A computed fold for a 69-nucleotide RNA from a Lachnospiraceae bacterium, annotated as transfer RNA. Its Rfam family is "tRNA". Rfam links the family to the GO term triplet codon-amino acid adaptor activity. By type it is a transfer RNA. Its mean pLDDT, the model's own confidence on a scale to 100, is 83. The sequence was found in a public genome assembly. The source organism's lineage runs through Bacteria, Bacillati, Bacillota, Lachnospirales and Lachnospiraceae.
RNA sequence: GAGGAUGUGGUGUAAAGGUAGCACGCUGCGCUUGGGACGCAGGGGCGCGGUUCGAAUCCGACAUCUUCA
Numbered sequence: 001g002a003g004g005a006u007g008u009g010g011u012g013u014a015a016a017g018g019u020a021g022c023a024c025g026c027u028g029c030g031c032u033u034g035g036g037a038c039g040c041a042g043g044g045g046c047g048c049g050g051u052u053c054g055a056a057u058c059c060g061a062c063a064u065c066u067u068c069a
Stems, first nucleotide, its partner, number of pairs: 001068007010024004018053001026042005048060003
């Protein structure tokens, strides 16, 4: 220098342009002598800029990883 992949709660990971889910973790309650386990409820997220009525999804730049030179 050229190509490819990835970027989503605290962590891991889904989601073919139309209400952002799941698991673990966290908080509260129940259960227990207490804790754990279990049950119920709750809080918390799309890296940046653009296109579009509408973007996790399309485009661009950036960052990281990787292949080639």